[in-house]
Molecule: transfer RNA
Organism: Desulfomonile tiedjei
RNA sequence: GCCCCCGUAGCUCAGUGGAUAGAGCGACGGAUUCCUAAUCCGCAGGUCGUAGGUUCGAUUCCUACCGGGGGUACCA
Numbered sequence: 001g002c003c004c005c006c007g008u009a010g011c012u013c014a015g016u017g018g019a020u021a022g023a024g025c026g027a028c029g030g031a032u033u034c035c036u037a038a039u040c041c042g043c044a045g046g047u048c049g050u051a052g053g054u055u056c057g058a059u060u061c062c063u064a065c066c067g068g069g070g071g072u073a074c075c076a
Stems, first nucleotide, its partner, number of pairs: 001072007010025004018056001028042004049065005
């Protein structure tokens, strides 16, 4: 260089055209406790990597780029 996969909450991930984007863990507040842990309740947190395009409608489809991972030096 070329090919493939991934990028969604602080972390790990789901959601793969349809109305307000979710879960677990974590953080924070509270209950409980002499204190801590555990347990229970509540709350916050997202330009869905960036920019365009298609569409009535895009996290989802298409294109380019950015970042991460893997394969490859020659046959298919």